[in-house]
Formats: sequence, structure tokens, C1' cells
RNA sequence: UGAGUCGGCCAGGCGGUCGCGUUGCGGGAAACCGCACCGAGGAACGUCCGGGCUCCACAGGGCGCGGUGGUGGCUAACGGCCACCCACGGCGACGUGCGGGACAGUGCCACAGAGAGCAGACCGCCCCUUAGGGGGUAAGGGUGAAAGGGUGAGGUAAGAGCUCACCGCGGGCCUGGUGACAGGCCCGGCAGGGUAAACCCCACCGGGAGCAAGGCCAGACAGGAAGCGUUUGAGGGCUGCCCGCCCGAUGCUUCCGGGUAGGCCGCUGGAGCCCUGGAGCAAUCCAGGGCCUAGAUGGAUGGCCGCCCGACUCGCCGCGGCGACGCGGCGGGCCAGACAGAACCCGGCGUAUCGGCCGACUCAUCCG
RNA sequence: GCCCCCGUAGCUCAGCGGAUAGAGCGCCGGUUUCCGGUACCGAAGGUCGCAGGUUCGAUUCCUGUCGGGGGCG
Repeated sequence: UGAGUCGGCCAGGCGGUCGCGUUGCGGGAAACCGCACCGAGGAACGUCCGGGCUCCACAGGGCGCGGUGGUGGCUAACGGCCACCCACGGCGACGUGCGGGACAGUGCCACAGAGAGCAGACCGCCCCUUAGGGGGUAAGGGUGAAAGGGUGAGGUAAGAGCUCACCGCGGGCCUGGUGACAGGCCCGGCAGGGUAAACCCCACCGGGAGCAAGGCCAGACAGGAAGCGUUUGAGGGCUGCCCGCCCGAUGCUUCCGGGUAGGCCGCUGGAGCCCUGGAGCAAUCCAGGGCCUAGAUGGAUGGCCGCCCGACUCGCCGCGGCGACGCGGCGGGCCAGACAGAACCCGGCGUAUCGGCCGACUCAUCCG
Repeated sequence: GCCCCCGUAGCUCAGCGGAUAGAGCGCCGGUUUCCGGUACCGAAGGUCGCAGGUUCGAUUCCUGUCGGGGGCG
């Protein structure tokens, strides 16, 4: 210099002007007006997970159903995060993935191929032979995603773990590690394919509903019909079933008719944010100090103007360095500023996003 | 707020691990007709919404995402 990997951060600035919402103060009989403070995000989004909160038995038993899956830790919890192990990809920084069981059982493996799951002689090779064939052989060829270990040597009629060495695989023991696992030694001549993001088995987790939860106040109205049921219990809590518990008679369901379309609480101070120090590889935790930072309810944070701010490229000039090369100034051209808008609140994940900054690291080339 | 379903040819749909993804209508060409329609024959037409993964193999299974439709309160 070029190419790249990982992590973190910002999300245009200033001024003028016209507007919007909450709260406070003042004015007004009221409608409303004036002034002041504050007023979206890193994802507020998707609603994919987890929790708080509220109500229903403070949440019960069994079956079913759903989710998760290397090991250890973090956390309120998680399918998240951190560290490590293993496999795969990459020259590398690094990235991606994941339980065990396929002798608990069941299923599937198309086409091709001789043979596809208690293996298999199509070609080839070897032996015999009456030339029709019979037998041996899994080394070689061919088919396939996959053909019952791989390489080399010995051996043989030709061959074959038939024998041997190394590698792989299986079993046992030892060492290290909390553990996943790794390393070493000994034994075994191969033990019998793949698929569980197919059914299933194993371990762990999950009660249901959701702020239209739930509670309070005010106001309006007109009842009627049918069915079920009142302790031998309709219906509901209880999303699939059974048990069990609770509520339950001024009851429940359906239909016709009538009324209302309001207010308040919940509501934002919280697993909160910032700084410093400490423990830890890290996620994270602890201590001290400081700060208050949206609460709308058809849903407020916007529009316009002016001046700056950036990248790329072209031309000219200057400076630094032995060099590869770098830096700066002026002028011109061109293109900007995205994605997106709180609605009970948090922790994550995923996705969208103009342009840029910072840090750590890798590879290649060039120069000294 | 809670939940479900769909996306395959121009249109409506089938296919639910197996080769080259089909059907009806439509479109195109031909025959028949004076011409058109009908009828008959033939042909074309596909990112299986998109991206990644599992598998020997994915329209099908899993994850994420985009778009559309529906239900309950």
C1' cells in the first nucleotide's frame, strides 16, 4: 500500500420562523389564550423467546401436547450471553454447527447396479473340464450418495486381516482437567452402513389468560320469547381428556327489542442511566458518588429558510521521507444525511439502515 | 392484544422426501369453414415468495424473513 476478520461508537450541527403534546403558573364565566420546563430509538419494528405486574385455587395429580439439548459458568429468567471441548469451512485473523441411542422397537434408502442390509460373482483373475459348464476369489474394473477398514510388505493356483508394520476403529487401565474431552500404555484382527431438522426412547423445562389484564366512579334504558338448571348442580375458572378443588340460582345460553360510546387509577423511579474503584480470562457481580430522562388515547416531537459539516473524482501547488509512499491547501464536477415513530414495563434474539469514526488482529506485495 | 392459514405456469388448484413438478381454463400454431366460433391435433410457458440449514437427494423437513388472507376478545 492492497485485500480481509472481529469488537465498540455516532445517527448531522447552529440560528431564524410557523406549528404540536404533557405538566406548572397566570388570565378568563366558559371556549380558550399567554409564559416556562420537558418531549422517541438503536432498532421504539417483527412479536420469535424469557421475566416482572394483574386476575383466575398463590397453581394440585395423571395422561396427552409443546419447547430445549456438547461441558462449565452468568442471569430474575431464557431457546440469550461468556469461556472452553469436538466436527466442518478458511493460507490466516476467524466463522458456522451440535445431546445420547440406528443390537429398545418401527419405518425409509428412488434411479442405476450382479448385489442396498442375517451382503453380493456382472466384467476380470485362478483351478478343473466332455468347452455346455462347475468351483475358488471381494485384490482390479463398472454402478451408486453409500459396496463389510486404509497404505505398504509377506503369502497364495489366484486371492483374502490369511499374517505383519503404521494409521483408523473397539475394549480396558493410567495420567491431566470441576467437566465436555485430551494424552499415554496394553489387548482385540474388525465387531456387522446411513437417516432421529422420520416416528420414537432419555434428561430438563412449561397451570391459564393477558393493561381491552384488573379496580373505582358517574350516567342511560324496557322489556319480551324459547331452551337448560336450582344441592340428584345448568354453566364457568380449566386452550385436549380424566380426577380433584372452587364459584354458582335476582342463574346460564340463544334470539328479538331498547340504552351507552364518559371519567379516574393501573401509568411510569426502574432487574433505571452516568462516572469511579474492586473481583473475574469473560459474560457478569459488588461498593461509593451523581442524575431524573415521554406518558398520548384517533393518538403529540414536525414543516420552511439561511450558514456550516462528508465521501468520491479531476486539475494545480506546497511539505515530509534514503525509499516504498504519505500529508496538506486552493479550484471544479457529482452525490448526500438512511432505516424507521413509544402506547403496561424490562432482558434478549432476529430483521431494516445514508455515511462515517475508533480499537485489536490476519494475509499478500513493496521499501529499508 | 392473542391466534390460525396461504404463497407452485397468465388464472384456479393438485403434488406432503426420489430422477425430467402436473391438471383444467387461457395463450400460440395447424386441420375443418367463405369468415368467426365449436370440434380435433400439436407445441410453448415454472427463481415451487426469498435466504440459510438437515439429508445422497427438499415444492415437501427445520430456522429466519417478505407478502397476502382470516378468526377471537